[in-house]
Context: one part of a larger RNA
RNA sequence: CUCUCGUGAAGGAACUCUGCAAAUUAAAUCCGUAACUUCGGGAAAAGGAUUGCCCCCAUCCGUGGGGGUCGCAGUGAAAAGGUUCUAGCGACUGUUUACUAAAAACACAGGUCUGUGCGAACACGUAAGUGGCGGUAUACAGACUGACGCCUGCCCGGUGCUGGUAAGUUAAGGAAGAGGGUUAGCCGUAAGGUGAAGCUCGCAACCGAAGCUCCAGUAAACGGCGGCCGUAACUAUGACGGUCCUAAGGUAGCGAAGUUCCUUGUCGGGUAAGUUCCGACCUGCAUGAAUGGCGUAACGACUGGAACACUGUCUCCACGAGAGACUCG
Numbered sequence: 001c002u003c004u005c006g007u008g009a010a011g012g013a014a015c016u017c018u019g020c021a022a023a024u025u026a027a028a029u030c031c032g033u034a035a036c037u038u039c040g041g042g043a044a045a046a047g048g049a050u051u052g053c054c055c056c057c058a059u060c061c062g063u064g065g066g067g068g069u070c071g072c073a074g075u076g077a078a079a080a081g082g083u084u085c086u087a088g089c090g091a092c093u094g095u096u097u098a099c100u101a102a103a104a105a106c107a108c109a110g111g112u113c114u115g116u117g118c119g120a121a122c123a124c125g126u127a128a129g130u131g132g133c134g135g136u137a138u139a140c141a142g143a144c145u146g147a148c149g150c151c152u153g154c155c156c157g158g159u160g161c162u163g164g165u166a167a168g169u170u171a172a173g174g175a176a177g178a179g180g181g182u183u184a185g186c187c188g189u190a191a192g193g194u195g196a197a198g199c200u201c202g203c204a205a206c207c208g209a210a211g212c213u214c215c216a217g218u219a220a221a222c223g224g225c226g227g228c229c230g231u232a233a234c235u236a237u238g239a240c241g242g243u244c245c246u247a248a249g250g251u252a253g254c255g256a257a258g259u260u261c262c263u264u265g266u267c268g269g270g271u272a273a274g275u276u277c278c279g280a281c282c283u284g285c286a287u288g289a290a291u292g293g294c295g296u297a298a299c300g301a302c303u304g305g306a307a308c309a310c311u312g313u314c315u316c317c318a319c320g321a322g323a324g325a326c327u328c329g
Base pairs, nucleotide, nucleotide: 001324002323003322004321005320006319007318008317010315011314014313019310027051028050029049030048031047036041038147052069053068054067055066056065057064058063070074082308083307084306085305086304087303088302089300090299094106095105110145111144112143113142114141115140116139122131123130124129148295149294150293151292153225154224155223158222159221160218161217162216163215164214167213168212169211173207174206177203179201180200181199182198185194186193187192226244227243228242229241230240253287254284265281266280267279268278269277
């Protein structure tokens, strides 16, 4: 000097990203226990008191009452919640990155939509076949949301899905017809010309399904949810009016938010002092309703903020014990 422990004057978080770590608390019995609440909880809330041994009395044999007595200390060692307040998120118990993440992520009960009538849909397999299921729509499959409470607004123009189908477009296929090649025949002295059928080569009017175009429906389908100008007898603001655009212009809620750039916004609270925190305001750069919105008791090795207790975290270090380091062997 390092590691693992122990003790500490006065102060008591001044340490620090953060009370990280440590300390405090702790058992049993008795008393007592708030807001809030889904009436179950919250709750061991919080906060107090007691505890050894001897004698007497009672006893349902668990213990209770009275008296006495010893020590600094009686759950005499060890083991055994620190507590409270206030926000955020997720309802909860659960699950997860085996080896840096346990969470606000996943799941969840509950909610909604869609498909599926049974040889079901769906999934695996070339198939046979199998799962679904020895189930049958109070079932099964797919998708989203995520207890509970109050709710879930407007838009179907785009994309998707579902339904419709007169007309347009249209593949394979069919096909009237026209044309090219070949040549029996015919014509020609010859060169060559013409040329039926068959075979063959491409062309092709017209017929021709679904789909698409088209017409509707549908947003707890994918998604979307405006701008400018003027206006009230102080000023300011603008209930009101005008105008442009749109499929429709963001409703209820919430709001500097886990979302707010400007920003340490402004005001209030807490502190002697507060870029964090809590309560408001609304000017929402760029909130918003099952990509759910807003609340919410209980719960959380979750994340902020505050307080009490407690302490070597610190002011500021000191001493002790053990193990290393160092010397010798």